[in-house]
């Protein structure tokens, strides 16, 4: 130097253009003498950064930056 895939709450990790699931976690109830386990509620991400399409972009194009992985 050249091609791929990847980037979403604290964490893993879904999401055929109509606008963000789910599991762990962490908060509160309830149950229990406590705790744990269980059940129910609820906080938490405007989706890597800029730009462009579009009536609408986490989704598509494009630059960038970063990981990984192939090739030279």
């Nucleotide at each position: 130097g050249g091609g791929g895939c990847g980037u979403u709450g604290g964490u893993c990790g879904a999401g055929c253009g109509g606008a963000a699931a789910g599991g762990c976690g962490c908060g509160g109830c309830u149950c229990u003498u406590u705790c744990a386990c269980a059940g129910c509620c609820g906080a938490a991400a405007c989706c890597g950064c800029c730009g462009g399409u579009u009536c609408a972009a986490g989704u598509c194009c494009g630059g960038c930056a970063c990981g990984c992985c192939c090739c030279a």

About this RNA:
Transfer RNA from a Gammaproteobacteria bacterium, 72 nucleotides, folded computationally. Taxonomically the source falls in Gammaproteobacteria (Bacteria, Pseudomonadati, Pseudomonadota). Its Rfam family is "tRNA". Rfam describes the family as follows. Transfer RNA (tRNA) molecules are approximately 80 nucleotides in length. The family's RNA type in Rfam is transfer RNA.